[in-house]
Molecule: transfer RNA
Organism: Candidatus Micrarchaeota archaeon
This record gives sequence, C1' cells and structure tokens, in this order.
RNA sequence: GGGCCCGUAGCUCAGCUUGGACAGAGCGGCAGACUUCUAAUCUGAAGGUCCCGGGUUCAAAUCCCGGCGGGCCCG
Repeated sequence: GGGCCCGUAGCUCAGCUUGGACAGAGCGGCAGACUUCUAAUCUGAAGGUCCCGGGUUCAAAUCCCGGCGGGCCCG
C1' cells in the first nucleotide's frame, strides 16, 4: 500500500441480508421479596449521540459515500 470482517447498554452479543417508526437479550449494578444474616432464587425499575460526519428516503442501527478505531490475510 491492497483486500476482507467488526464497532449497538458497564461487559458479552442479537437485530443489519428483506428500512417501518417504542432498539432488545443475558450477565453486572440498583431497589424489593425470601433468609437470623449472607449466598442462591424470585420480582421490579433504571441504564443507549446504535463509532463519527454527510447523503438517499415520508421514514435509517439497517442502504450509499467519506473518516476514525480494532482484528485477520496478502504484498
């Protein structure tokens, strides 16, 4: 220098292929129940600029372009 893949909650990820309007799960943290107290279990609520910017569209996490970061391969 070239190619491919990835970036979504504190962490691990799904959703992207087929755009549809409230963005989800598990774990973790918080509150409560249970327990003599913990742990385990159960219940509840919270937590997000969907890496950044631009474009297309009535509508973008999703499509297009550029950039940034990470991984792998080639030279």